[in-house]
RNA sequence: AAGUGCUCACGGGGUCGGUGGAAAUCCGAACCGGCGGUCAGAGUCCGCGAACCGCAGCGCGACGUCGAGGUGACGCGCGCGGCGGCCGAGCCGGUGGAAUCCCGGCGCCGACAGUCACAGUCUGGAUGGGAGUCAGCGCUU
Numbered sequence: 001a002a003g004u005g006c007u008c009a010c011g012g013g014g015u016c017g018g019u020g021g022a023a024a025u026c027c028g029a030a031c032c033g034g035c036g037g038u039c040a041g042a043g044u045c046c047g048c049g050a051a052c053c054g055c056a057g058c059g060c061g062a063c064g065u066c067g068a069g070g071u072g073a074c075g076c077g078c079g080c081g082g083c084g085g086c087c088g089a090g091c092c093g094g095u096g097g098a099a100u101c102c103c104g105g106c107g108c109c110g111a112c113a114g115u116c117a118c119a120g121u122c123u124g125g126a127u128g129g130g131a132g133u134c135a136g137c138g139c140u141u
Stems, first nucleotide, its partner, number of pairs: 001141007009133002015029004030121002032110002034048004043108002052085004057080005063075004090106005112124003
């Protein structure tokens, strides 16, 4: 230095006004942008992550059924990681050797559940999970 295992820490932002009996949900205006990569810095280029759905597997159980019985089979509950599905949105001009990444202009997008009324911004699952970042220790070359 590279590879690999374990462990600690860290790991998502954003609202005002109007209407109305009622809206942080409608209307108007405003605001926000996880992680890795990419010849150069990206919400909207490639890929990853959370939610949700499916598949098979493993572990645990003081539970149910079958069974003469069992460390069994099937089911149920809890947990674990794996695979698959689903999964939004950008153009023009400029600079440059090189940019859908920078600069200028004008756009666009944003899970699920809840709610006196439709949510990227409120509340909730979530003091969760998490791509990954950093540090320490061990092993191999």

Predicted 3D model of a 141-nucleotide RNA (FMN riboswitch aptamer (RFN element)) from Pseudoclavibacter caeni.
It matches the Rfam family "FMN riboswitch aptamer (RFN element)". About the family: The RFN element is a highly conserved domain that is found frequently in the 5'-untranslated regions of prokaryotic mRNAs that encode for flavin mononucleotide (FMN) biosynthesis and transport proteins.